[in-house]
Background:
Predicted 3D model of a 74-nucleotide RNA (transfer RNA) from a Chloroflexota bacterium. The same sequence occurs in records of 2 taxa. Its Rfam family is "tRNA". The family's RNA type in Rfam is transfer RNA. The RNAcentral record of the sequence draws on ENA and MGnify.

This record gives sequence, C1' cells and structure tokens, in this order.
RNA sequence: GCGCCCGUAGCUCAGCUGGAUAGAGCGUCAGGCUUCGAACCUGCAGGUCGCCCGUUCGAAUCGGGCCGGGCGCG
Repeated sequence: GCGCCCGUAGCUCAGCUGGAUAGAGCGUCAGGCUUCGAACCUGCAGGUCGCCCGUUCGAAUCGGGCCGGGCGCG
C1' cells in the first nucleotide's frame, strides 16, 4: 500500500431484508429481605448507535469519506 471483518449503555453483545418510545444480560445506584452482609426479589438511571456528508417522507440499518481496532496479502 491492497483486501476482508468489527466499532450500539460502565462491560459482553442482539438488532443491521430502512419504519412505532433503541434492547438484553452483567454491573452501578435506590428499596425490600437480613442482627450486618452475601445470595435472592423489585425498581430507577445510564446511549447524539465511532465522526462527517449524502440518499430517503423516514437511517443503528443504504452509499461515500475519515478515525480507531483485528486478521490476511504484498
């Protein structure tokens, strides 16, 4: 330098054949339970979906560029 894959919540990921308020588990926090904890139960918060531009009535999803990570080739 070229090709392919990945980037979504604090962490691990789903969703990616365009459509309703963007989700799950774990974790944090609050409450319950307990003598106090752990475990367990309930609930809340937490995301401009890596960034910019474009297409579209509508983009996490499609197209282009850039950034970061991984693998391969030269």